This is a predicted structure of a 75-nucleotide RNA (transfer RNA) from an Armatimonadota bacterium. The organism belongs to Armatimonadota, within Bacteria. It matches the Rfam family "tRNA". Rfam classes the family as a transfer RNA. Its mean pLDDT, the model's own confidence on a scale to 100, is 82. The RNAcentral record of the sequence draws on ENA.

[in-house]
RNA sequence: GGACCCAUAGCUCAACGGCAGAGCAGAGCCCUCAUAAGGCUUUGGUUGCAGGUUCGAAUCCUGCUGGGUCCACCA
Numbered sequence: 001g002g003a004c005c006c007a008u009a010g011c012u013c014a015a016c017g018g019c020a021g022a023g024c025a026g027a028g029c030c031c032u033c034a035u036a037a038g039g040c041u042u043u044g045g046u047u048g049c050a051g052g053u054u055c056g057a058a059u060c061c062u063g064c065u066g067g068g069u070c071c072a073c074c075a
Base pairs, nucleotide, nucleotide: 001071002070003069004068005067006066007065010024011023012022013021018055026042027041028040029039030038048064049063050062051061052060
């Protein structure tokens, strides 16, 4: 330098153009003499950034940023 993949809650990941979700973690309550386990409820998001397409974008397109894999070069 070239090709490809990834970026969504604190963490691990879903959501194949139509309400942004699950598990774990956090908070409150129940249970217990108490703790753990268990049960119920609940908080938490500019979907990496900037544009474009569309009635409508996490999703499609372009550029950028960060991470990863492979290839090439290495004076």